The RNA shown here (c-di-AMP riboswitch aptamer (ydaO/yuaA leader)) has 142 nucleotides and comes from an Actinomycetota bacterium. Lineage of the source: Bacteria > Bacillati > Actinomycetota. Its mean pLDDT, the model's own confidence on a scale to 100, is 76. Rfam family: c-di-AMP riboswitch aptamer (ydaO/yuaA leader). Its family is annotated with cyclic-di-AMP binding and regulation of gene expression in the Gene Ontology.
RNA sequence: CUACCAGUAGCGCCUAAUCCCAUGCCCAAGCCAGGGCGCGGGAGCGGGGGAACCAAUUAGGGGCGAAUCCACCAUCGUGGAGGCGCCGCUCCUGAGGCGCCAGUCCGACAGUUAACCCCGUAGGCCCGACGAAGGAGGCUGG
Repeated sequence: CUACCAGUAGCGCCUAAUCCCAUGCCCAAGCCAGGGCGCGGGAGCGGGGGAACCAAUUAGGGGCGAAUCCACCAUCGUGGAGGCGCCGCUCCUGAGGCGCCAGUCCGACAGUUAACCCCGUAGGCCCGACGAAGGAGGCUGG
């Protein structure tokens, strides 16, 4: 390097929301190491504004997000289409099972948009599922 065989665990999931550096205070402390709170910088990831050409215009309009549309219904809700997430090494495909389709922001204003500019890196969960098939790949052992 190639072929074959066997195995593939762990705490994980939604989300862009992770990682690194440095610094002030506090805790701890013989020293090293470590922990908490805050300020700042960077990388990665994510979002918005912003020409020409083209498009567009109170029934206000627009952004983030999967979270929309239609029908029925007095209401609570129900159904359909469509969209999203999970099924345990990763990716793809089809099927099956389970769950979700919220919330919120701007404030008369933003289409597209090169250059350029600005912003976020919160929060929530252990519920459902933690089962299989085919293909490709990675890792461990022989």